[in-house]
RNA sequence: UCAACUUGUCUUACAGUAGCAAUAUUGUAAGGAGAGUGGCGCACGGGUGAGUAACACGUAGGUAAUCUACCUUCAAGACUGACAUAAUUCAGCGAAAGCUGGACUAAUAUCAGAUAAUGCAAUGACCUGGCAUCAGGUUAUUGUCAAAACUUCGGUGCUUGAAGAUGAGCCUGCGGUCCAUUAGACAGUUGGCGGGGUAACGGCCCACCAAAUCAACGAUGGAUAGCUGGUCUGAGAGGAUGAUCAGCCACACUGGAACUGAGACACGGUCCAGACUCCUACGGGAGGCAGCAGUAAGGAAUAUUGCUCAAUGGCCGCAAGGCUGAAGCAGCAACGCCGCGUGAAGGAUGAAGGGAUUUUUCUUGUAAACUUCUGUAAGAGGGGAAAAAUAAGUUGGAUUUAUCUAGCUUUGAUUGUACCUUCAGAGUAAGCCCCGGCUAACUACGUGCCAGCAGCCGCGGUAAUACGUAGGGGGCAAGCGUUGUCCGGAUUUACUGGGUGUAAAGGGUGCUCAGGCGGGUUUGUAAGUCAGAGGUGAAACUCCGAAGCUUAACUUCGGAACUGCCUUUGAUACUGCAUCCCUAGAGUUUGAGAGAGGCGAGUGGAAUAUCUGGUGUAGCAGUGAAAUGCGUAGAUAUCAGAUAGAACACCAAUGGCGAAGGCAGCUCGCUGGCUCAAUACUGACGCUAAAGCACGAAAGUGUGGGUAGCAAACAGGAUUAGAUACCCUGGUAGUCCACACCCUAAACGAUGAAUACUAGAUGUUGGUCCUUUCGGGGAUCAGUAUCACAGCUAACGCAUUAAGUAUUCCACCUGGGAAGUACGAUCGCAAGGUUGAAACUCAAAGGAAUUGACGGGGGCCCGCACAAGCAGUGGAGCAUGUGGUUUAAUUCGAUGCAACGCGAAGAACCUUACCUAGGCUUGAAAAGCAAGCUAAAGCAGAUGAAAGUCUGUGUGCCGCAAGGCGAGCUUGUACAGGUGCUGCAUGGCUGUCGUCAGCUCGUGCCGUGAGGUGUUGGGUUAAGUCCCGCAACGAGCGCAACCCCUGUCCUUAGUUGCCACCAGAUAAUGCUGAGCACUCUAAGGAGACUGCCUACGCAAGUAGUGAGGAAGGUGGGGAUGACGUCAAGUCCGCAUGGCCCUUACGCUUAGGGCAACACACGUGCUACAAUGGCUAUUACAAAGGGCUGCAAUACCGCGAGGUGGAGCCAAUCCCUAAAAAAUAGUCUCAGUUCGGAUCGGAGUCUGCAACUCGACUCCGUGAAGCUGGAAUUGCUAGUAAUCGCGCAUCAGCACGGCGCGGUGAAUACGUUCCCGGGCCUUGUACACACCGCCCGUCAAGCCAUGAAAGCUGGGGGUACCCGAAGUCGCCUUUAAUAAGCGCCUAAGGUAAAACCAGUGAUUGGGGCUAAGUCGAAACAAGGUA
Repeated sequence: UCAACUUGUCUUACAGUAGCAAUAUUGUAAGGAGAGUGGCGCACGGGUGAGUAACACGUAGGUAAUCUACCUUCAAGACUGACAUAAUUCAGCGAAAGCUGGACUAAUAUCAGAUAAUGCAAUGACCUGGCAUCAGGUUAUUGUCAAAACUUCGGUGCUUGAAGAUGAGCCUGCGGUCCAUUAGACAGUUGGCGGGGUAACGGCCCACCAAAUCAACGAUGGAUAGCUGGUCUGAGAGGAUGAUCAGCCACACUGGAACUGAGACACGGUCCAGACUCCUACGGGAGGCAGCAGUAAGGAAUAUUGCUCAAUGGCCGCAAGGCUGAAGCAGCAACGCCGCGUGAAGGAUGAAGGGAUUUUUCUUGUAAACUUCUGUAAGAGGGGAAAAAUAAGUUGGAUUUAUCUAGCUUUGAUUGUACCUUCAGAGUAAGCCCCGGCUAACUACGUGCCAGCAGCCGCGGUAAUACGUAGGGGGCAAGCGUUGUCCGGAUUUACUGGGUGUAAAGGGUGCUCAGGCGGGUUUGUAAGUCAGAGGUGAAACUCCGAAGCUUAACUUCGGAACUGCCUUUGAUACUGCAUCCCUAGAGUUUGAGAGAGGCGAGUGGAAUAUCUGGUGUAGCAGUGAAAUGCGUAGAUAUCAGAUAGAACACCAAUGGCGAAGGCAGCUCGCUGGCUCAAUACUGACGCUAAAGCACGAAAGUGUGGGUAGCAAACAGGAUUAGAUACCCUGGUAGUCCACACCCUAAACGAUGAAUACUAGAUGUUGGUCCUUUCGGGGAUCAGUAUCACAGCUAACGCAUUAAGUAUUCCACCUGGGAAGUACGAUCGCAAGGUUGAAACUCAAAGGAAUUGACGGGGGCCCGCACAAGCAGUGGAGCAUGUGGUUUAAUUCGAUGCAACGCGAAGAACCUUACCUAGGCUUGAAAAGCAAGCUAAAGCAGAUGAAAGUCUGUGUGCCGCAAGGCGAGCUUGUACAGGUGCUGCAUGGCUGUCGUCAGCUCGUGCCGUGAGGUGUUGGGUUAAGUCCCGCAACGAGCGCAACCCCUGUCCUUAGUUGCCACCAGAUAAUGCUGAGCACUCUAAGGAGACUGCCUACGCAAGUAGUGAGGAAGGUGGGGAUGACGUCAAGUCCGCAUGGCCCUUACGCUUAGGGCAACACACGUGCUACAAUGGCUAUUACAAAGGGCUGCAAUACCGCGAGGUGGAGCCAAUCCCUAAAAAAUAGUCUCAGUUCGGAUCGGAGUCUGCAACUCGACUCCGUGAAGCUGGAAUUGCUAGUAAUCGCGCAUCAGCACGGCGCGGUGAAUACGUUCCCGGGCCUUGUACACACCGCCCGUCAAGCCAUGAAAGCUGGGGGUACCCGAAGUCGCCUUUAAUAAGCGCCUAAGGUAAAACCAGUGAUUGGGGCUAAGUCGAAACAAGGUA
C1' cells in the first nucleotide's frame, strides 16, 4: 500500500426481538476508519567518502562457466481434496518491553493426491559447429517436478516451458601515486587428482600427491588516496585537481554472522560481541540523522525545526486514490555568473568653499548653482497570465474492442508572482583600493631610523611624490582590497625543450653478465609502422550553428569533437623475427720492431753513517744573529780497512711503456700488452655497460723481520707580547722487506668509452716504402707536443689527441649554508669507507672577463726622498700658540701631513662674540601704513658707576586766519635685530695631493658587454716634451710659450737725479753757472734659437772646462694650479635655504674675563762664549713710509725722552744711525767682563685710564744654561748660514708676519735603502677600495635538530588460551524443533620480538643575533705560496 482473507467496532438503511416509543439487542445490505493473516514493495530513491593501490575504477573484450521479480512475445495448463493458525476471547506472569497457556476461525497462507512437457537428471547412438575444455541438434530408455482465485463479467491474477528486454554475477588484456634509507616474498603458498560448495568457473573449501609460484619491466613491506566523465591552468605537450551534474565502487555507531528474498549478508530489518547514551520497581529493557529540517561541540567559516504533492518521477493498486523532506517551490547569505539603476542635455562671474602658490595665479571645474527634459528600479492605484496534459470525469464518434479521436467540466504549492497600464517627482540609491620603480596615477603639512610601511628592490636619522593626514589624480565599480590554494610566466626536471674543462655536474681505472644500440646482401613473415572499413568511445561538459525567456546569465535542438581501445582488409620502404650469402668492423696466422710494462733471482759503484787503527790539535757544527749539541776521555779534518741499510748522479728529453695508480743502476729467467709489413683464414663473432669481479699513490692497521739516511709525535735551544709554529740541535713510530687488510686523493687533461667526418704549419718517438748531390728530402701507419682556420664557447679558451659536426651506451647535475653531517643499512681489526636526508636559515653563493685601488710583487723614472754636507729643533731661560686643568667667564673656530707666532696686519676701555650687575622694548641703525599729540633739538638742574630716569626752560617754514609742509613723540600694525644651530642643505673663497704630468673628447676600428684602442711599444725630455713605429686619424683642458721683476746693449727723455769736459765759490760738499757724455730714472726696442762647430744617433735629441756672447741649453725669480680627491676648512669676513629667540638668544652701560697654572706639545727668540764679549775709532746699502704725519739743526736729561720748530704733500725735506765688517785696545777659559731670566727701586712715553694687563729707560740683583737622549727639520748658489734696515696693523704695544739689501760657504759617489709621486706589467676573495676583506675558539641570548637511562601511545604480524551469535556437519529424539557434540570464528586474554610516533634529566654539534674576549688562519710572494 492493496478487486486476496478474517474479525471486532462505528455510521446509514431494512427486518426481527424486548414493550408502543426512546433505547437495547439480533440478522441482512452498503460504507468509513483501525488491527491482523496474505501479496507486492522495503536491495529503488536520498546521504557520506571512513576504508580501499584493489579487476576498486576507466577502456576493450570474454562468459562454450551464470542468474534475472515486475514487463513483452510464444506454447501448454489451472483437476480432486485436506490439516492448521493469527486476529479475537478467557486465564496468568512482568515496573516496562513483552511473554506463556486454554478455546474459535478464513484465505490468492500451508499440505496431500492427480495430470504433465521439446522442462530437469542419468545412460546410449547419430549429425553439425568450435582454438580447446566443449556447444547446439536429432533419437531411444528410465526416473522426477505445477497451479489460486477474485470480479463491476469488460477483465485481472495463478502454474510450467521457450525466447526477448532490463538488471546483476564472474573472468581477462591494457591504463593511471610516492618511498630501494622497504630486496627478497610466500605453506593453501604454486600446481595436480578426487570430492564438497555456489546461480556460476576457480584452493572458494577439504583430503592426498608434487615443490613449486612471484620479483630489479620493482615482488614483499610502508606512506598516501574513493575511481571516472570532467574541472582549473597552459600556445601546446603537460601540471594540479575529482565541489555542484552524471556513471561506477565502498560504507551506514564499531566488529562478526547469517536469515528472508528474483535480488541484501540489507542506512530508517534480525542475531551476537564491544563502546556510548537513555529508562528501570535493579530483576531487566530501549537506541543508532554519513535522509530533510533542527541542536550542541569543534572551527576563520557554511542556511529554514518553511509550503506542496499542482508538475516530473518512484512504490502499491484494474482504478479512484494513498504514500513519497525524491522532487517542485519559497526563506537566509553580493558566495558566484548575468543584466539594470543611482539621471540626461545645456550651463563661465571660470561663484563660494577647500588645496597649492613664484602672491600673480593655478586647481577642484561644466563640476555645482541655474535652465530645459526623461521616468528604468524603488513607491502608490488598476488589470493580470503561461506553466494543465498523452490526467480524471462525462457526452459523442471510429475501430482490429487492445485502443484512437472530438467537445464540455474539474485540478496551481509557487501566486495576485511574471507581465501590462496609470500617477507623482531628479525626487529614495557609491563605495573600495592605489599614486618610489616594477605599475596607470603628485603636491602640501605633520613626524624625525621614532611612529610606521613593505609582494621584491627597499623607504624613515629635520626640506619623505615610499610613514600619517589633506587636496588632487589613477584603477575597478555594487562591489573593492587582503589572505590561502592551484596552474602560468619557469626552456627553473628540458618528450616537445637543458646541461657536466673553469659556474652544480664524468664514476680513480679496467674486465664483464643482464639491458640498450648495431656493417653489406637475398628471400620470407607482417610484431612494430602506414592506409581503408566496421564497432565502441553514455549523457552532461568544451567548441561551432540555430532556437526560447524584453537582453544576458540560463535552457533547448543540431553538428563537430572525444587525439583512445577492439575487430577486419591491405601496403612492406625502415626496425624486428627467420633465412641464403659477403668482407670494409672485429679476430686469427707469418715475419720484423721499440719500450723505466709486470714478477722473481743475482750483482755493481758513488755517497752517507757507524766501527777499528794511524796522523794531528782546539775547536767543530749551526744561524739573520745565536744558543742547545759534539770535542782535551782528543772531536772536526785527513789516510787505510771493515760493516750496514736505503736510493740509483751523468745518460735524461714538451723522450718511452702501462687501463689507471704508476714504472729508472746492471744481468739473467718467466710473462702481459702495443706497433709496422705481408699473405691466408673465420665471417658481424661488434660497441657500451647498471649490478658483479679485479686493480688501485700516499698515509694508516695487524704479524714477523730490518733500520744507514730522512723524519710526524716528543725533548731542548732560539725568535716573540706570547710561539704548543716558521729557524736550529737531537729524535721515536714510519719510510724498507714478506704476508694480510684498508680503498681514499686537486686518483686532474678538473675534459667517460666507441665510431665516422671537417683547412693547415712546425717539432719529436717507433716502424715500413720511395728518392738522394749521402747533408738530406718525400709518402704512409701508430704515438706525442706547440701554433693556428672554419666552427664552437658566457668569456677564458678548444680547435683531426675538439670543448667542432653527428650517432650509440653508461655515469652525474638542478640556489648557498646546514652537510658529505644525522639516522638506517652495509663493508672494515680499528681508523674509517660507501649509500645519504630533514628541520632551520640566507638573498644570494658562484664563473669568466673589465676598470680602478692595493701588495712586506716585478721593471723603468723623478723629487733636499735618501746619501754627501752646512745650520738647526728635541736639553736651558723667556716669548707665542695649543691641549689639559681651573674659573662666574677663562667667547668661538682651526685638530696627521694639509690645526698649534693659525682666523688675530697687533684683547688695558673699545675691539668682544664670554661672565656679573644696572637699564631699554617698533627697539642702536633701515623703512611702510594708520591714528593721536606736540615741537624736536638745544640749555640748565637732580640722581646714578655709567647707561639711563626725572624736572625746568625753550622753539622751525608757508599762511591774515583756519590750516598746511617738514620734523619729533606716543599708540597700533606689518617688521627690525641675532658672532643663535646646521660647512653633512648651499654660493663664494681657500687648503691639499701638486707645478705632479697627467685628464678627456669626436669619428673610426676591436669586443655580446663592461670596456679597449688612441694615451701602449722603441728612444728622448723638466714635461702625454718631441721623434719613430702602430687601427687609428684628429682635437680639447693641462706642459711649454705669451705677462711681471732681474742680468747686457741701443733709442727717446733729462728734474728733484748725474758731474766727464768748461767756469765760479767754499773750511768742505754738484754748492752755483753750464751740460745730459756716464750712473740713474722710466717708456720702447734688440738679444738666446741647440742658431754655429765636433762626436753619437734614423730622427727627436744628447754630450763638449767647444766657439762667439752680458747671458747657453726652460739664464735666475715670480704670477699662473688640468679632470678630480679629501661630505677637507669656513653659516664668527660676506651672501644664503631651513630651523630657533622676539620685554630676549635683540640693544645698551660699568666692572671683570679672553692674560688663570701641578702639567704636556708645537713654533720662535736669547744663549751656553775667544771665528767671542766689552770699549774706542773708521766705512759701504737697498727697499719703503710721511699732514690728526715725518720732523732736521739747536738746547736740556746718564737714558727712555723733553723743549722747540727749519724743511717736506716728497728722485728735492724727514724717518736715516745701517749692522755684521775693518782698525786699535782689553778680557784668557772661569758659570767668567759669558749669559741675561727673575726681583727691588727710580723714571719716560702713549692714552679718559697702564692694578688685574702696555712698551721703553736708568741703578741694583745676576737664575737656568758649558752645545743638548730617543727622535727629527730646513737648505744645491748669490742658496744655507750670518748681519742689520724698512713696512702693514697701530694712540701705545712685534722675539711674529711681509719685504729689503750687506757678508757669504760646504757637498751631491750615486739611486741599494726610508718617504712621496709618475708610467708599464703581475696577483687579488679589495670597490666605503689594505685604516680593505676576513677565520676559528671562548662568553651572552634565541631557534630548530641528533643522541640519551627511560616513560607513554599506536597500527599490524606470530604462537598459544578462551570462545558469543551463526552457517555447515554429527548425534539424539524422531512428526519437527529445541537440547547436546564438532569444525570455523568476532571480541577478549597471555607471551616474546620487531616497527612507527610523542616525550625525557643530561649531552653533541648546527643556525641566527650594530658596536664582547683572544689571536691573526685565508685573500698580495697575505709576510712560512
RNAcentral holds the sequence, with entries from SILVA. This is a predicted structure of a 1425-nucleotide RNA (small-subunit ribosomal RNA) from a metagenome. Its Rfam family is "Bacterial small subunit ribosomal RNA". Gene Ontology terms of the family: ribosome and structural constituent of ribosome. Model confidence (mean pLDDT): 83 of 100.